Predicted 3D model of a 529-nucleotide part of an RNA (large-subunit ribosomal RNA, domain I) from a Pseudomonadota bacterium. Lineage of the source: Bacteria > Pseudomonadati > Pseudomonadota. The prediction has a mean pLDDT of 82.
Context: one part of a larger RNA
RNA sequence: GGCAAAUGGCGGAUGCCUUGGCACAGAGAGGCGAUGAAGGACGCGAUUACCGGCGAUACGCCAUGGGGAGCUGGAAAUAAGCUUUGAUCCAUGGAUUUCCGAAUGGGGAAACCUGAUCUAGGUCAUGCUAGAUCGUCGAAAGACGCUAACCCGGAGAAUUGAAACAUCUCAGUACCCGGAGGAAAAGAAAUCAAACGAGAUUCCCUUAGUAGCGGCGAGCGAAACGGGAAGAGCCCAAACCUUGAUGCAAUGCAUCGAGGGGUUGUAGGACCUCUACAACGCAAAUAUUUUCAUAGUAGAACAGUCUGGAAAGUCUGACCAUAGAAGGUGAUAGUCCUGUAAACGAAAUGUAAAUAUUUGUAAGAGGUAUCCUGAGUACUGCGAGACCCGAGGAAUCUUGCAGGAAGCUGGGGAGACCACUCUCCAAGGCUAAAUACUCCUCUGUGACCGAUAGUGAACCAGUACAGUGAUGGAAAGGUGAAAAGCACCCUUGAGAAGGGAGUGAAAUAGAACCUGAAACCAUUUGCCU
Repeated sequence: GGCAAAUGGCGGAUGCCUUGGCACAGAGAGGCGAUGAAGGACGCGAUUACCGGCGAUACGCCAUGGGGAGCUGGAAAUAAGCUUUGAUCCAUGGAUUUCCGAAUGGGGAAACCUGAUCUAGGUCAUGCUAGAUCGUCGAAAGACGCUAACCCGGAGAAUUGAAACAUCUCAGUACCCGGAGGAAAAGAAAUCAAACGAGAUUCCCUUAGUAGCGGCGAGCGAAACGGGAAGAGCCCAAACCUUGAUGCAAUGCAUCGAGGGGUUGUAGGACCUCUACAACGCAAAUAUUUUCAUAGUAGAACAGUCUGGAAAGUCUGACCAUAGAAGGUGAUAGUCCUGUAAACGAAAUGUAAAUAUUUGUAAGAGGUAUCCUGAGUACUGCGAGACCCGAGGAAUCUUGCAGGAAGCUGGGGAGACCACUCUCCAAGGCUAAAUACUCCUCUGUGACCGAUAGUGAACCAGUACAGUGAUGGAAAGGUGAAAAGCACCCUUGAGAAGGGAGUGAAAUAGAACCUGAAACCAUUUGCCU
């Protein structure tokens, strides 16, 4: 020096565990904010660095309800206290709530400065002026900011694919902006259809990877019918009637209002004639009752034996069960504990439903002379966009520019266009449900993970740390049933570390603490050189 074995060290794999995650399901909730939010800064404790809690009334104040013996958070310790005159704790309601922050008296390099006690400023709406815009003034009240996804609108890429690339694709996606709600949007046919008919919208299945579009490349890609979920229909403008104000050349006309009336397409309405005239219903407000939620109450039934450190295990014999879900307890517990099943419960706040009261609303037939039925609109040309549809034979929808109707004997559509036929009534508006989502609350589930996994984060993590900044972004779990966390002695530097002793079932469980693999480092023994 090599090989082998044994014993240690180092190391932290593996096994076991789970406080944390992940994904769903069912309910709930779907907002907070000038009555100052979200998020922070700084403070508040006997001792207080951090976390959590709270706000100069500062580890808390008041009331009501629950609860019933301990309490002064995580978090020990000492001190000092509180508490059956009911504390701590839990729930509901209230009070307080520094400073910054939309931040709003002015300023500002957020948490500060400063005048002073104050209408922040801007926008919208209303009013005034006006032909209409612009603009001016502008009291009270409202909006402003934050928020995970879902939704609507505006604006809108490129990587990529086409095996290059330009039309095309990615994609109306990402990003950005505006706006709203618990859903949003859409919505009661100027719709489809096909010679039969259907009858608002939305969503699912199907139609169908079909019809189509397409450097007819890559690719893109419907609709109706049919089957389901859900189901709901309405209101204005106008004609006409009544009425107010203003203007004018004034018994009238015009304009601007208020009330009634009226709302559709085999047209309807006004108008005229006739009948009926208020119950059901519907809507709103208020009251009462109940449901549910936000604290809780109560809740059956087991002993012995053996092993063991410990019984819940073994054995023997019982019991309860509308409860044998689950968790804990010194190993595996229906009957030890917390619970579970069934049952019960609210002063206060919220939720939903029911009932009652009040108020409001309100029907049909016939006739057709006259009147009404949404205009810079429909439509056309040019330029674009949306539709499965890339200009194509290109209808349909939207509209930047230019032109520009009819008006019920009217008008739109049925994929160029024309005729016939059928069908519908634009240029005003509202509308629940079926649908989408989950920052958040509760309950439950898992051929989900088990500490290099699962969230980045099981642990004081968006921390430490890096970067001027935008931003990037970790590592790190486990003594034991219980600290019983090693009194005392020895070596030593009043060390570190170790040896005894003691605790414990175990200390090769001693805090660098469960198990403790390998690499790697030693020691001892044997063999070989």